[in-house]
Context: one part of a larger RNA
RNA sequence: UGACGGGGGCCCGCACAAGCAGCGGAGCAUGUGGUUUAAUUCGAAGCAACGCGAAGAACCUUACCUGGACUUGACAUGUCCUGAAUUACCCCUAAUCGGGGAAGUUCCUUCGGGAACAGGAAGCCAGGUGGCGCAUGGUUGUUCUCAGCUCGUGUCGUGAGAUGGUGGGAUAUGUCCCGCAGCGAGCGCAACCCUUAUUGUUAGUCCAUCACAUUUAGGGGAGCUCUCUAGCGAGUCCCCCCGGGUUAUCCGGGAGGAAGGUGGGGAUGAUGUCAUCUCCUCACGCCCUUUAUGUAUAGGGUUACACACGUGACACAAUGGCCGGCACAAAGAGACGAUAACCCGAGAGGGGGAGCAUAUCUAUAAACCCGUUUUCAGUUGGGAUGGUAUGUUGAAAUUGGCUUCCAGGAAUCGGGAGUGGUUAGUAUUCGAGAUUCACCAUGUCGCGGUGAAUACGUUCCCGGGCCU
Numbered sequence: 001u002g003a004c005g006g007g008g009g010c011c012c013g014c015a016c017a018a019g020c021a022g023c024g025g026a027g028c029a030u031g032u033g034g035u036u037u038a039a040u041u042c043g044a045a046g047c048a049a050c051g052c053g054a055a056g057a058a059c060c061u062u063a064c065c066u067g068g069a070c071u072u073g074a075c076a077u078g079u080c081c082u083g084a085a086u087u088a089c090c091c092c093u094a095a096u097c098g099g100g101g102a103a104g105u106u107c108c109u110u111c112g113g114g115a116a117c118a119g120g121a122a123g124c125c126a127g128g129u130g131g132c133g134c135a136u137g138g139u140u141g142u143u144c145u146c147a148g149c150u151c152g153u154g155u156c157g158u159g160a161g162a163u164g165g166u167g168g169g170a171u172a173u174g175u176c177c178c179g180c181a182g183c184g185a186g187c188g189c190a191a192c193c194c195u196u197a198u199u200g201u202u203a204g205u206c207c208a209u210c211a212c213a214u215u216u217a218g219g220g221g222a223g224c225u226c227u228c229u230a231g232c233g234a235g236u237c238c239c240c241c242c243g244g245g246u247u248a249u250c251c252g253g254g255a256g257g258a259a260g261g262u263g264g265g266g267a268u269g270a271u272g273u274c275a276u277c278u279c280c281u282c283a284c285g286c287c288c289u290u291u292a293u294g295u296a297u298a299g300g301g302u303u304a305c306a307c308a309c310g311u312g313a314c315a316c317a318a319u320g321g322c323c324g325g326c327a328c329a330a331a332g333a334g335a336c337g338a339u340a341a342c343c344c345g346a347g348a349g350g351g352g353g354a355g356c357a358u359a360u361c362u363a364u365a366a367a368c369c370c371g372u373u374u375u376c377a378g379u380u381g382g383g384a385u386g387g388u389a390u391g392u393u394g395a396a397a398u399u400g401g402c403u404u405c406c407a408g409g410a411a412u413c414g415g416g417a418g419u420g421g422u423u424a425g426u427a428u429u430c431g432a433g434a435u436u437c438a439c440c441a442u443g444u445c446g447c448g449g450u451g452a453a454u455a456c457g458u459u460c461c462c463g464g465g466c467c468u
Stems, first nucleotide, its partner, number of pairs: 007468007015458002019422002022419002028312006034305002042053002064300004069295002073125001079121005086103002089100003106115003127289002130287003136283002138278001141274001143272001148187006154163003167178004193266004198234007208225001212221001214219001237260001240254005316415001320374002323371003333362002337356001342351003387406001389404001391402002429449003433445003
């Protein structure tokens, strides 16, 4: 000087407390450990690994295993020789590979040749998801959106260093005020950026209202206002008033206002720490490999299953389930596409093909509300599991997809110790979309509908900051 303390003081955070709905018990989905296996490819490991890399393993992916193959090679550059490319056929094979004969003769040209492609030869080489993330770059997580981390000059100290950054107030904040051997500056904080909440204007769209004309319908024409869309502006600054306070910073209340004290969200992550993660994105050093640790191919595996853990979705019911009727979104996607009306089917789905490269066309919002039934039961709750028959994607659905109908109907009657989330349009609950994508979502990411309870307080638990 730091770090640490079951030392002290001050302060903060869903840290506790006060509430709400959960997890931990059940069956299922998914990830991991373990075990098994020819292989169950590899990585990630307290918080900060475990619905993580993977925004989607039937083949491919694929890196793993087994089998049968190739060796200048699947890919790159240069030298030499031959031939356009290519097309279909035969034999062998599980398939690739391999063998065979047949057809065919590109473009430019100064006619010497050149370009592209294919085959062959030799040899520099190619190749490696092989090893080391403790050789590295780049990227990333975490501390932490915590308020800190430093420097110039001056001063003090033999020096390491100190001062400034301490002190008194105030703040979300090293934010600001006052004081002070300090005076200033930089990276952070804040602001500038995006979005949301109000409004003006400009332009457009739409069709809720009004008026005109058709009349089965906003179906058509016109276009004012409203709504909406998207450009440019306005608006919030403790500005005004009162009180407190050091005539300061600031705090409490009020007015005006759509909004009030960083208005609500987001992006934005200082110096460092953890030899954090990643050599399986990429790049790169060294080592290893070169008829194999490379390449292609068929099948299998990553989907195994006495068990253990994490994360989820669905339930255990009457604030519910089933049936019928009926209302209201936002955001996003669409041509190798999303698909309307209509017809067939009990349904998944099939046929059909209008309009739409989109504010124009395509997709039923659901919970809600109204009515019927059910009356506390392992039930009309719950839907696991396996069975029959279909449908769909795809060469292919057995290992291994998703979906529909029928019948069957398991555990489960609210979950021990313990433990995660959450302070407002939030939690909870309800649906809809995108992503990846031939098919496959209970995942992830954004969207709206309905819409609470509680916070006395900082003694205690956890983490962090400042002073000592």

Record summary:
Model confidence (mean pLDDT): 82 of 100. The part of an RNA shown here (small-subunit ribosomal RNA, 3' major domain) has 468 nucleotides and comes from an uncultured bacterium. It matches the Rfam family "Bacterial small subunit ribosomal RNA". RNAcentral holds the full RNA, with entries from ENA and SILVA.